[in-house]
Molecule: c-di-AMP riboswitch aptamer (ydaO/yuaA leader)
Organism: uncultured Dehalococcoidia bacterium
């Protein structure tokens, strides 16, 4: 001092903690959409899905998305992981959570 990220600021507080500001995020009318059965329920957050190949590996390719440098072009990285508990379309009003971890030099 910088990157990814919504995850920073400010006040009270000895401290637990509390409050606001901002910034993400979820639930929730009418109106639209959806509308049956069954089955392997569904459904959030996130860029993190989708498909072929195949020696079926802990593989490779492509298509798409994402980040980082850059005027542009090139290059170079990433597509994970966790939550809800059978339950949620959109959504005014209302309600309700988070502010966190990882990384470079």
């Nucleotide at each position: 001092g910088g990157c990814c990220g919504a995850a920073u600021c400010c006040g009270c507080u000895c401290g637990c903690g509390c409050g606001g500001a901002g910034c993400g995020g979820g639930g929730g009318a009418a109106c639209c959409a959806c509308c049956c059965u069954c089955c392997c329920g569904g459904g959030g957050u996130g860029a993190a899905u989708c498909c072929u190949c195949c020696c079926a590996g802990c593989g490779a390719g492509g298509a798409c998305g994402g980040g980082c440098c850059c005027u542009u072009c090139c290059g170079c990285c990433c597509g994970a992981a966790c939550c809800c508990g059978u339950c949620a379309g959109c959504u005014c009003a209302c309600c309700c959570c988070g502010c966190a971890g990882g990384c470079c030099a």